A computed fold for a 74-nucleotide RNA from a Promethearchaeota archaeon, annotated as transfer RNA. The sequence is in RNAcentral, with records from ENA. Its mean pLDDT, the model's own confidence on a scale to 100, is 81.
[in-house]
RNA sequence: GGACCCGUGGCCUAGUUGGAUAGGGUGGCGCCCUCCUAAGGCGUAGAUCGAGAGUUCAAAUCUCUCCGGGUCUG
Numbered sequence: 001g002g003a004c005c006c007g008u009g010g011c012c013u014a015g016u017u018g019g020a021u022a023g024g025g026u027g028g029c030g031c032c033c034u035c036c037u038a039a040g041g042c043g044u045a046g047a048u049c050g051a052g053a054g055u056u057c058a059a060a061u062c063u064c065u066c067c068g069g070g071u072c073u074g
Base pairs, nucleotide, nucleotide: 001073002072003071004070005069006068007067010026011025012024013023019057028044029043030042031041032040050066051065052064053063054062
């Protein structure tokens, strides 16, 4: 240099057939329980889906450019 894959709350991850309030786990915070802690129960906040642009009535999802990471290869 070339081909391909990945990027979604603090961390991990589902959704990629374009349309529902972007779902789950863990973690955070508050409350209950308990002598206290852990465990358990209930509630709650946190994501404009790597960045920008395009297509569309509508984009996490399709297209283009760029950024970051990975695999293979000259």